[in-house]
């Protein structure tokens, strides 16, 4: 960094696909070790079990359990400690998850109206008093959970007072605190020791009893009073409390300090939390309007705090196209993956923030929660229950079930790090540290190392020689990583000591043995890597293109190879490649794409000069941009992954300065843009009203007579009731010939007789004015052909629909005759067209040339032109440049700027749905599922055209003779058959292979036989080979017998032949001509087909080879970006035609001789034979032509323009023909698909076709006579001649191996005769009889002869064939094959011997150029639509179901708040049997979750039936499109029709 894929090929456009990287992955195959990470992406589904938040006795009353001591055994003590409880702190952290949330949730930068436990710093305090409640005891309820009542009690629990730096308040003034614990010392007391001084230890608090007083607050009991009752009041007793005094017991009591832990108030800090704001943050407009506490104000309330946060009143605001509202989706970020970057995707692990804790609501406590392991309520679910009632919440760690393609152990430890509590020891900690499981990922290591053959075996391939696997193995030598065994053994511990889950781990040493350790995918191209076998469009593969139908590098297996490697592949997802949404970095004439046109709102952009400001911009500083990650440099684990340190970065935001060119804002000016004004000008610009003539039609009248009209040809139609035609008149509607033009005007649609009225715009000229007033333009508005719609008129012509006639297989068409809507007018809709220059608007710049329209200037002129020139319009060509090309080119598709619209593969589809508009038709907006790997543009080469031009050909025409009709022959098809062997099938198969089917041939059929074979090679053995006979059999084939001993030799043997045996093998006219060679046909003896170099083109390709002439010809000439060359053409070759020469036998005979006869002599002149030469070349003359090539005419010549005829067949086409001539790959058969034999068949016969023969007769038949050839053939032969026979032939027999002899008398012809137009004296088929010949053999199935018989046929329908001169036609002759023959065939030969054409309109074929093309398997092409069948997705659909959202009404839990509170209440106050302050239960109210009712919106699932769509080797009907596609096509619209479609009307050229 690119590659594959649209085409025959090319360039472009455009989509699809691949190579790369990554992963919380999964699946398949495989699996040695270690390190480091990671591990429910799915059901925020449900959860068994265990654990995950406690701690503090140095706050407190205490002592349930355990330890220890004492004990009278009942218990007591101690405090080593501590269950439960009061109290404090912590359970708001840590851990999990991502449901919700599109939001100040998050990120970033700021802000002010706040709170903050623990922590730090600091200031000041810590005084005095009081009343309770748990635990506990007693009683009670309950299955349990748990609860109730009475009584006692402590505190760092609670309350009051004092004080106050703070707070409130303008001030006066008001208001707000506290708690102690622990330790030590001293004094005192007690005990022990001591003579004393002193030393040591302990303690520093309670309890009981009695009496008195007080209280009457509380309880109980009992009286009394009162009350309907509850209750109230009151008294007594008792209990209790307080105080005092006394007494008893134990042993105590007081003071001071603190380096200690706390407590209170205040100030500050740190960290944390709450609130507000700017900016950033997904998709949908088929969601466009939303909002009533909504926006603001005032008063009040409320919060830690600003605020509609709440409330009452007032105002009517607020948000929104810069996207509100609604819907869908989603935790956000640092980062992660990818990418060159910009970006895109993503948000696992780690870190920051948010939200949530079964679902929904709620508050309490607290510094902090609206609280995952707290509470209350509602709902769903699960569990317990004694049925009364209760309990629960793993999205903590493990684990279970379920779901799923898929994700681990109910492990160890608090040793480390961190957290809670504690003064501390310490306790707790599924945070965390570790281990386990998993190749899930990354990193590292190993599976051995060296030697070892011209190279074992096996396997594979093979050209059978060999090659590969492959130094690979074996074998020899060596090493010891990992793993194993034994021994030793850490760091991690911070802190003197002690303390390690990991762990006897890492690591070290020793030992043994190459011993235990390699797979996976791929090998057609992309893409590194090739062969064999099997299979046979099957099985299968496939990422795309595509492989597979008998030779598969593409399937499956094998050998080999390639790639990666403890992994390798596949699948999925993301980025990349993809410049395929394009800011970087795309486009819109024809590929997808410019709105039909204009006006104009918002917005965007905006001329020149000066000044100011500083928002943008540039620049410097500061703050922030968490850490981790990433980058760079180092360091530590043996390395690496991993970890640590440092640096740089974080491109952003904020803030403070500076600059002032540009943008912006403000101010002041200017005139080049724009506009105004004035003077001229052109015009089918528009609207309205009038008016004119030509023509059509109709009507009236005249003339006039039989047709008219229409078509390719006809018919329908009109016409003797007088048409058409013609003359005159009238009516009516529509359109305006010529002028007219590539011309004019208009924004577009569009506008055309003439006149008038009204009216819009444009151009030119003028230094008169304004002074940027401009450009574009989302929405919006206006205009907008034709068709169509509504209402009313009008209606001549034309004319959808409709009717009729034709055409046709049909003809719902084209053609014809009619003809209604409509076309016209007025008013109103519709709003679309190929509404096109398929090209949005504006401005500026960038060579020219030639027209034309309008206006102006100059010069000139008598004038009009002409000429030069300026501006504006409208055209043609063209440079640069652009473009894929075509093309565009100052009227840009060039170069730039501004603004708008639009595009992003094809089909589905401009469809569905929704919405808006419309009377309707419909228009606007406008998808998806699904299907395909293309669809498309331009250009190229071909091919084709019911396109064009030119040319040629017996192609037509002009002629002559045939075929098609008859009979026969022959071939074919078909049919038949045991078999009728096979092949050839338009031209280019069919008298073809077959130049010879009775047997043979022969390949076919029936039957009889053989199996190393009828034929070939090799081996062994035997025998010469061979010949003859008898016999069985249809024969093949046997059986028996007789005969025969050869040739060469180096003496070993060998060659040939025959037989036997065994195996290799033979054999095949079996298949495939679509595996092939060779050969052949055909286009076509047509004139074409190519190459090198150069040039042009991005390229395929073009040029040359086209053009102008000419030719039979790409033959030649000229011209030309071509110049040359090759294969073809021509020539060279053969035959014929003329002459010469050489040579004369078997040929010839002029002259001489001779004869019946060139017979003989003689001769070689002639003919002839057969060798060699000559000759013809447009060479010569004239004309035409480009001074050419060439053509026309002529001369000469035997021959004249290729002299005539042959041979000769370019590149290629038809998968043309042939595997049955031959050769040959592969496949198949092998006691048969091979081989032999006999007989049969190929010869059949209702029929059809081709090719021929003979005829139909007088240009003839028959009879008689008389002439003239050439080519060939001949010894298994041709056979003269003679004889016999009517004859075919037969019997004899000369000659000839051939210019010698024979076949061999040619026949038509000519002469004479006869027949006289008939189915004949034509014609000869058929049949009968008798023969001849060949041959083993003429039955199937030969030819010929004689006699007899005597069919059809009287010149042939449609159609069709050959031929242009020695040709056609006619006539005979010969040959090959061959025993004979079906030959009338074929191939040759000569004899007689014409007619017509000198043209190219048409048919056929061909060539060249050009044009169109949707064809390239190339028109036998391609291709459209209905219908039928199968499958798929989808729309509508009576409805049904689920979810979701909001509104209305009802009900309303818990709870906060408010009200009330006749009931209740320890602390404080007081004037005390009580009252007050304050509080509570209860009740009521507002709010409100869930629930209910009713209707609504949205979304989804489903639905009888129904609509179109897509897909599907061989269905039906037509043939609409592509060529002029056979009616040019297409667009809009309307009507009609099985279907493509047809027609009308207007438009476009694609």
């Nucleotide at each position: 960094a690119g590659a594959g894929u649209u085409u025959g090929a090319u360039c472009c456009u455009a989509g699809c696909u691949c190579a790369g990287g990554a992963c919380u992955a999964a699946c398949g195959c495989u699996g040695g070790c270690g390190g480091u990470a990671u591990g429910c992406c799915u059901u925020a589904u449900a959860c068994a079990u265990g654990c995950a938040a406690g701690u503090c006795g140095a706050a407190c009353g205490g002592u349930a359990a355990g330890g220890c001591c004492c004990u009278u055994c009942g218990g007591g003590g101690u405090a080593c400690a501590c269950g439960a409880g009061u109290g404090g702190c912590g359970g708001a952290c840590g851990g999990g998850u991502g449901a919700g949330u599109a939001a100040c949730a998050c990120g970033u930068a700021g802000g002010a109206a706040u709170c903050u436990a623990c922590c730090c710093u600091u200031u000041a305090g810590u005084g005095g008093g009081g009343g309770a409640c748990a635990a506990c005891c007693a009683a009670g309820a309950g299955a349990a959970a748990u609860c109730u009542u009475g009584g006692c009690u402590a505190a760092u629990a609670c309350c009051c007072c004092a004080u106050a730096c703070g707070c409130c308040g303008a001030a006066a003034g008001g208001u707000g605190a506290a708690a102690g614990g622990u330790c030590a010392a001293u004094u005192u007391u007690u005990u022990g020791c001591u003579u004393u001084u002193g030393c040591a230890a302990a303690a520093a608090a309670u309890u009981g009893c009695u009496c008195a007083a007080c209280a009457a607050a509380a309880g109980a009991a009992c009286g009394c009073u009162u009350u309907a009752a509850c209750g109230u009041g009151u008294g007594u007793u008792u209990u209790u409390g307080u105080u005092g005094a006394g007494u008893a017991a134990u042993a105590g009591a007081a003071u001071u300090g603190a380096u200690u832990c706390g407590c209170u108030a205040g100030a500050g800090g740190a960290g944390g939390a709450g609130c507000c704001u700017g900016c950033g943050c997904u998709u949908g407009a088929u969601u466009a309007g939303c909002u009533a506490g909504u926006u603001g104000g005032u008063g009040g309330g409320g919060u830690a705090a600003a605020a509609g946060c709440c409330u009452a009143c007032c105002a009517a605001g607020g948000c929104g196209a810069c996207g509100a509202u609604c819907a869908a989706u989603a935790a956000c970020u640092g980062g992660u993956c990818u990418g060159a970057g910009a970006g895109g995707a993503u948000g696992a692990c780690c870190a920051g923030u948010c939200a949530c804790a079964a679902u929904g609501g709620g508050a309490c406590u607290g510094a902090g929660a609206u609280a995952c392991g707290g509470c209350c309520c509602a709902u769903a679910c699960u569990c317990c229950u004694a049925c009364g009632g209760g309990a629960g919440g793993c999205a903590g760690c493990a684990g279970u079930a379920g779901g799923g393609a898929a994700u681990u152990u109910u492990g160890c430890g608090c040793a480390a790090u961190g957290g809670a509590c504690g003064a501390a020891a310490g306790u707790c900690u599924g945070a965390c540290g570790c281990a386990g499981c998993a190749a899930u990922a990354c990193c590292g290591c190993g599976u051995g190392u060296g030697g070892g053959a011209a190279g074992a075996a096996g396997c594979u391939c093979c050209g059978u020689g060999g090659a590969g696997u492959g130094u690979a193995a074996a074998c020899c030598a060596c090493u010891g990583u990992c793993g194993g065994a034994u021994g030793g053994g850490a760091a991690g511990a911070a802190u003197u000591a002690a303390u390690g889950a990991c762990g006897g781990u890492a690591c070290c040493a020793u030992c043994a043995a190459a011993g235990g350790a390699a797979g996976c995918a791929c090998c057609g191209g992309c893409u590194a890597a090739c062969u064999c076998u099997g299979u046979g469009c099957c099985a299968g593969c496939a990422g795309c293109c595509g492989c597979g139908g008998u030779a598969a590098u593409a399937c499956a297996g094998a050998g080999g190879g390639u790639g990666c490697a403890a992994g390798c592949g596949u699948u999925g997802u993301c980025c990349g490649g993809a410049u395929u949404u394009a800011u970087u970095g795309g486009g819109c004439g024809u590929a997808a794409a410019g709105c039909g046109u204009c006006u104009g709102u918002a917005g965007g952009c905006u001329g020149c000069u000066u000044a100011a400001c500083a928002a943008g911009u540039c620049u410097g500083g500061a703050g922030u941009g968490a850490a981790a990650g990433a980058a760079u440099g180092g360091a530590g684990c043996u390395c690496a992954a991993c970890u640590c340190c440092a640096u740089a970065c974080c491109c952003g935001c904020u803030u403070c300065g500076g600059a002032a060119a540009c943008u912006g804002u403000u101010a002041a000016g200017c005139u080049a843009g724009a506009g105004a004004c004035a003077g001229c000008u052109a015009g089918g610009g528009g609207u309205u009203c009038g008016u004119g003539g030509a023509a059509u039609u109709u009507c009236c009248a005249g003339u006039g007579u039989a047709g008219c009209g229409g078509u390719g040809a006809a018919a329908u139609g009109c016409g003797u009731a007088g048409a058409u035609a013609u003359u005159g008149g009238a009516a009516g509607g529509a359109a305006c010939a010529c002028c007219a033009g590539a011309g004019g005007c208009g924004a577009a649609g569009g506008c055309g007789g003439c006149g008038a009225a009204c009216u819009g715009g444009a151009g030119c000229u003028g230094u008169u004015c304004u002074g940027a007033c401009g450009c574009u333009g989302a929405g919006a508005g206006a205009c907008g052909a034709a068709a169509g719609c509504c209402a009313g008129g009008g209606g001549a012509g034309c004319g959808a629909a409709a009717g009729g006639g034709a055409u046709u297989a049909g003809a719902u068409a084209c053609c014809c005759c009619u003809g209604u809507a409509g076309u016209c007018c007025u008013g109103g809709c519709c709003g679309u067209a190929a509404a096109c220059g398929a090209u949005g608007a504006g401005u500026a710049c960038u060579a020219g040339c030639c027209g034309u329209c309008a206006c102006g200037g100059g010069a000139a002129u008598c004038g009009a032109c002409c000429c030069c020139u300026g501006u504006g319009g409208u055209g043609g060509c063209g440079c640069a440049g652009c473009u894929a090309a075509c093309g565009c080119g100052u009227u840009a598709a060039g170069u730039a700027c501004u603004c708008c619209g639009c595009c992003u593969g094809a089909g589905u589809a401009g469809u569905a749905u929704g919405u808006a508009c419309g009377c309707a038709a419909g228009u606007a907006u406008g998808a998806a599922a699904c299907u395909c790997a293309a669809a498309g543009g331009a250009a190229u080469u071909g091919a084709c055209g019911g396109g064009g031009a030119c040319c040629c050909g017996c192609a037509c025409a002009a002629g002559c003779g045939g075929u098609g009709g008859a009979a026969c022959a022959u071939g074919u098809g078909g049919u038949u058959u045991a078999a009728u062997u096979c092949g050839a099938u338009g031209c280019a198969a069919c008298g073809c292979g077959a130049a010879g089917a009775a047997c043979c041939u022969u390949a076919c059929c029936u039957g009889g036989u053989c199996u190393u074979g009828a034929c070939a090679u090799u081996u062994a053995c035997a025998g010469a080979a061979g010949g003859a006979g008898u016999u069985g059999g249809a024969g093949a084939c046997g059986a028996c017998u007789c005969u025969g001993u050869g040739c060469c030799u180096u003496c070993g043997g060998g060659a040939g032949c025959u037989g036997u045996a065994a195996a290799a093998c033979a054999g095949g006219u079996g298949c495939u001509g679509c595996a092939u060679g060779g050969c052949u046909g055909u286009c076509g003896u047509c004139a074409g087909c190519u190459c090198g170099u150069g040039u042009c083109g991005u390229g395929a390709g073009a040029u040359g080879u086209u053009g102008g002439g000419u030719u039979a010809a790409g033959u030649c000439c000229c011209g030309c970006a071509a110049c040359g060359a090759g294969c073809g053409c021509a020539a060279c070759c053969c035959a014929c035609g003329u002459u010469g020469u050489u040579a004369g036998u078997u040929g010839c005979c002029a002259g001489c001789a001779u004869u019946u006869a060139g017979u003989u002599g003689g001769g070689c002149a002639c003919u002839c034979u057969a060798g060699c030469a000559a000759g013809a070349c447009u060479g010569c003359c004239g004309g035409u032509g480009u001074u050419a090539a060439a053509c026309c005419g002529g001369a000469g010549g035997a021959a004249g323009g290729u002299g005539u005829g042959g041979a000769u067949g370019a590149c290629g086409u038809c998968a043309a023909g042939u595997c049955c001539u031959c050769a040959u790959g592969g496949c198949c058969c092998u006691u048969a698909u091979g081989a032999c034999c006999a007989g049969g068949g190929c010869u059949a016969c209702a029929c059809a076709c081709g090719u021929g023969u003979u005829a139909c007769a007088a240009u003839g038949g028959c009879c008689g006579g008389u002439a003239c050839a050439a080519u060939g053939g001949g010894u298994u032969g041709c056979c003269a001649c003679u004889u016999a026979g009517u004859g075919a032939u037969a019997a004899g027999a000369a000659g000839c191996u051939a210019a010698u002899c024979c076949c061999u008398c040619a026949a038509a012809a000519c002469c004479g005769g006869u027949c006289u137009c008939a189915g004949u004296u034509c014609g000869g088929a058929u049949u009968g009889u008798a023969g001849u010949c060949u041959g083993c053999a003429a039955c199937u199935c030969g030819a010929c002869u004689a006699c007899a018989u005597g069919a059809a046929g009287u010149c042939g329908g449609a159609a069709u064939c050959g031929c242009u001169a020695g040709u056609a036609a006619a006539c005979g002759c010969a040959g090959a094959u061959c025993a004979g023959c079906u030959a009338c065939g074929c191939u040759g030969c000569g004899u007689u011997g014409a007619a017509u054409g000198u043209g190219u309109u048409c048919c056929c074929g061909g060539g060249u150029c050009u044009u169109g093309u949707a064809c390239a398997c190339a028109c036998c092409g391609c291709c459209c639509g209905u219908c039928a069948c199968a499958c798929c997705a989808u729309g509508g659909g009576a409805g049904a179901u689920a979810g979701u959202a909001a509104c209305g009404c009802c009900c309303g839990a818990a709870g906060c708040c408010g009200a009330u509170g006749a009931u209740c209440c320890a602390a404080c106050c007081u004037u005390u049997u009580a009252g007050g302050a304050g509080g509570a239960a209860g009740u009521c109210g507002u709010c409100u979750a869930a629930g209910g009712c009713a209707g609504u919106g949205c979304c989804a699932u489903u639905g009888a039936c129904u609509g179109g769509g897509g897909u599907g080797a061989a269905g039906u009907c037509g043939u609409a499109a592509c060529a002029a596609g056979g009616u040019a096509g297409c667009c809009g619209u309307a009507c009609c029709g099985g279907a493509a479609g047809g027609u009308g009307u207007g438009g476009c050229u694609g």
The prediction has a mean pLDDT of 82.
This is a predicted structure of a 1550-nucleotide RNA (small-subunit ribosomal RNA) from a Cyanobacteriota bacterium.
Taxonomically the source falls in Cyanobacteriota (Bacteria, Bacillati).
Rfam family: Bacterial small subunit ribosomal RNA.
RNAcentral holds the sequence, with entries from SILVA.